[in-house]
RNA sequence: CCGGUCUUGCGAUCCGUCGAGGCAGCAAUGCUUAGGAAAGUCCGGACAGGAAAGGGCAUCACGCUGUGGAAAGCACAGGUGGAGGUAACUUUACGCCGCUGUAACAGAAAACAACCGCCGGGCAAGCCCGCAAGGGCGUUCGAGCGCGGCAAGGGUGAAAACGUGAGGCAAGAGCUCACGACGUGCUGCAGCGAUGCAGUGCGGGUACGGCACCGGGACCUGCAAAACCAAAUAUACUGGCAGAUGAGGGCUGCCCGCCCGAUGCCAGGGGGUAGGUCGCGAAGAUAAAUGACGGAUUCAAAAACAGAAACCGGCUUACGGCAGGACCACAAAU
Numbered sequence: 001c002c003g004g005u006c007u008u009g010c011g012a013u014c015c016g017u018c019g020a021g022g023c024a025g026c027a028a029u030g031c032u033u034a035g036g037a038a039a040g041u042c043c044g045g046a047c048a049g050g051a052a053a054g055g056g057c058a059u060c061a062c063g064c065u066g067u068g069g070a071a072a073g074c075a076c077a078g079g080u081g082g083a084g085g086u087a088a089c090u091u092u093a094c095g096c097c098g099c100u101g102u103a104a105c106a107g108a109a110a111a112c113a114a115c116c117g118c119c120g121g122g123c124a125a126g127c128c129c130g131c132a133a134g135g136g137c138g139u140u141c142g143a144g145c146g147c148g149g150c151a152a153g154g155g156u157g158a159a160a161a162c163g164u165g166a167g168g169c170a171a172g173a174g175c176u177c178a179c180g181a182c183g184u185g186c187u188g189c190a191g192c193g194a195u196g197c198a199g200u201g202c203g204g205g206u207a208c209g210g211c212a213c214c215g216g217g218a219c220c221u222g223c224a225a226a227a228c229c230a231a232a233u234a235u236a237c238u239g240g241c242a243g244a245u246g247a248g249g250g251c252u253g254c255c256c257g258c259c260c261g262a263u264g265c266c267a268g269g270g271g272g273u274a275g276g277u278c279g280c281g282a283a284g285a286u287a288a289a290u291g292a293c294g295g296a297u298u299c300a301a302a303a304a305c306a307g308a309a310a311c312c313g314g315c316u317u318a319c320g321g322c323a324g325g326a327c328c329a330c331a332a333a334u
Stems, first nucleotide, its partner, number of pairs: 003328008012297007020033005035305001039316002042314004047222004059218002062215002064078005079094006095213001098211006115154002117150004122145002126137004162180006182203009227277003235270001237268006248260004
């Protein structure tokens, strides 16, 4: 220099003109007015109402260690195993192991393995390839067919029952031994711890799930919560008055008349509705303002994702461009 990994910050600023919301002011006018994610509404909280003595069942998510935190399915640091990458690094899993399931295709067999092959023993002359001619193997080293043993070798597969070597055996095999890998117990050391290192003993069925069990946790609903004030109309309830000697209603605006026939009027009054206040903020509320234009600046371009709706802590997702930090690999030079 080039390529890459991780990470941090910014998300424009200033001036002028015009225009909106909120607050203050008699007014002139002054002050103030979106984000790093305001987003998704996923997790936790606060607040609020309902329910609730306490406990259990059911359901749900979580599950290595330490620290932080009100808490979290949160953050930071760390541990062990797996996967990817040359590497920096990324990603994933991790309470227990009681019961149980699956492993496509291929393959004999996917966890109660015998297809080829190897070995033992029995019988004993054929068997294989080829259309044929013929060729190969075999009868002392035994073709072929039964029986039994073998997980070494071949073959199949993503995965085949620890690896290498030696011993052993009829042939073989952790069958035995040495070294190594893995799992696990003990001891010592290091660490707060998960765990690591060393020594020593023991072990030999791979991968991925489901159920059960254990641990600590979660009641339900969300600011359209909740609280306060409170019309019109109707009305629970209370009081007064009138009323079959006809209240009141209909025809019908009024009088008469006709018809119907038990309530009607007045006052008080609680709850619920509209509406208002509050919750609610140095943006804020209501279908809802936070803007537009011009200029200057950073080399240039103000472009990206995106618009608060009660609040706080996280997570996740989206994002043009600029700047910074740490680290890796390769090449060259020194």
Predicted 3D model of a 334-nucleotide RNA (Bacterial RNase P class A).
The sequence was found by an Rfam model in a public genome assembly.
Model confidence (mean pLDDT): 77 of 100.